[in-house]
RNA sequence: CUCAUCCAGAGAGGUUGAGGGACCGGCCCUAUGAAACCUCGGCAACCGCCGCCCGAAGCGGAAGGUGCCAAUUCCGGCAGAGUAUUCUGGGAGAUGAG
Numbered sequence: 001c002u003c004a005u006c007c008a009g010a011g012a013g014g015u016u017g018a019g020g021g022a023c024c025g026g027c028c029c030u031a032u033g034a035a036a037c038c039u040c041g042g043c044a045a046c047c048g049c050c051g052c053c054c055g056a057a058g059c060g061g062a063a064g065g066u067g068c069c070a071a072u073u074c075c076g077g078c079a080g081a082g083u084a085u086u087c088u089g090g091g092a093g094a095u096g097a098g
Base pairs, nucleotide, nucleotide: 001098002097003096004095005094006093011040012039013038014037015036019029020028021027023077024076025075026074041069042068043067046065047064049061050060051059052058073092078089079088080087081086
């Protein structure tokens, strides 16, 4: 940089000790212990693997490489329709594959 996905799902213990939720605004979480690290566990199924299939597509299986386990990516940010509010698209971000 390109493509796909992002309203589902899944936490305990230990060390340590004040921040964290990407950024900004809001709103939250947090000494009944933040972030980080370690151990164990779990969720999901992107890639890879196996089976059905002539093959592809598709479906199913297991879980090797990633990823993830407060709140829809926590909500909004830009544009349009509508103007309470809602919807659509976009941007940004995250993850995977190349």